[in-house]
Predicted 3D model of a 351-nucleotide part of an RNA (small-subunit ribosomal RNA, central domain) from an uncultured eukaryote. Its Rfam family is "Bacterial small subunit ribosomal RNA". Rfam links the family to the GO terms structural constituent of ribosome and ribosome. RNAcentral holds the full RNA, with entries from ENA and SILVA.
Context: one part of a larger RNA
RNA sequence: UUGGGCGUAAAGCGUCUGUAAGUGGCUUUUCCAGUCCGCCGUUCAAAUCCCAGGGCUAACCCCUGGGACGGGCGGUGGAAACUCCCAGCCUGAAUACGGUAGGGGCAAAGGGAAUUUCCGGUGGAGCGGUGAAAUGCGUUGAGAUCGGAAAGAACACCAGCGGCGAAAGCACUCUGCUGGGCCGACACUGACACUGAGAGACGAAAGCUAGGGGAGCAAAUGGGAUUAGAUACCCCAGUAGUCCUAGCCGUAAACGAUGGAUACUAAGUGCUGUGCGUAUCGACCCGCGCAGUGCUGUAGCUAACGCGUUAAGUAUCCCGCCUGGGGAGUACGUUCGCAAGAAUGAAACUC
Numbered sequence: 001u002u003g004g005g006c007g008u009a010a011a012g013c014g015u016c017u018g019u020a021a022g023u024g025g026c027u028u029u030u031c032c033a034g035u036c037c038g039c040c041g042u043u044c045a046a047a048u049c050c051c052a053g054g055g056c057u058a059a060c061c062c063c064u065g066g067g068a069c070g071g072g073c074g075g076u077g078g079a080a081a082c083u084c085c086c087a088g089c090c091u092g093a094a095u096a097c098g099g100u101a102g103g104g105g106c107a108a109a110g111g112g113a114a115u116u117u118c119c120g121g122u123g124g125a126g127c128g129g130u131g132a133a134a135u136g137c138g139u140u141g142a143g144a145u146c147g148g149a150a151a152g153a154a155c156a157c158c159a160g161c162g163g164c165g166a167a168a169g170c171a172c173u174c175u176g177c178u179g180g181g182c183c184g185a186c187a188c189u190g191a192c193a194c195u196g197a198g199a200g201a202c203g204a205a206a207g208c209u210a211g212g213g214g215a216g217c218a219a220a221u222g223g224g225a226u227u228a229g230a231u232a233c234c235c236c237a238g239u240a241g242u243c244c245u246a247g248c249c250g251u252a253a254a255c256g257a258u259g260g261a262u263a264c265u266a267a268g269u270g271c272u273g274u275g276c277g278u279a280u281c282g283a284c285c286c287g288c289g290c291a292g293u294g295c296u297g298u299a300g301c302u303a304a305c306g307c308g309u310u311a312a313g314u315a316u317c318c319c320g321c322c323u324g325g326g327g328a329g330u331a332c333g334u335u336c337g338c339a340a341g342a343a344u345g346a347a348a349c350u351c
Stems, first nucleotide, its partner, number of pairs: 004322003007305002012319001014202004021195003025089003033083002035079010049067007092192001093189001095187001097184004104178004109173002111155001115151008126137002163170002207248006216242002221237004259318006267296011300307002324351003333344004
């Protein structure tokens, strides 16, 4: 390599868009390039294999001649199922139309609770903290309480195995701009589709650069405890950071540890969105459908756990990835990055 695999044993790229490429709906249309069949030519060194003859006294072995097996290429004559080509179709897909749900995104404005600080009033000895304490704060008046002001960050209840988004993620309220989905009717295009090597875009937190901001929290750091020690857990402080703007980084247990698309295969029961029927004055109730999101479960699958129409079942197409543990996601080289580092990614050796 083949084969076999990828929820948990090694293995699904963090997610999407899309180039090349691979694959691709229906038809009693056309065509004959691929494909298949017949014949002819040519080629596939020798040896090997088969047949005949010969040489070693025979055999093994060797020599000579002929042939076969299975291919490649060219020519020629046919076949028309499949692929291609031509033509057509509406079921896949897209657009238009009517509705509709939503923390989808961006920007701007507004709001209240809480916290901290400052100012003023009352008041007068403690407060705070812990397992217990101490450091700390407080008669220069703390803590408590009332009134006022300022600032920054986050938005209680509603709230829900509820919603939206490709993922990361998204929640106080209102406004503006804007993306996508779903349902219903069928108008239009007529396979325009699926996947997607490279490539591009987005991508939590932390971190970096520049400028702002800084209430609370809090790496580092200081102090107090604990302890044999305590570079910790506990306590008192506290700087980066956390927030905003503009860029960079490109990683996570980026998880459903489960790539995407399509089709098929028992039921039952919730929730969300939206239709139809029945019924009715109307809303319910009841029945049927589509899309999503959960639970239980049959067949089947699985090493088991479990999965089970949201498959890990049955199939097809395309991509990615795996091949004993350690060495090692290391070294070297290359690319990217301001750096931190990221991506790609071995071997010796060892068990």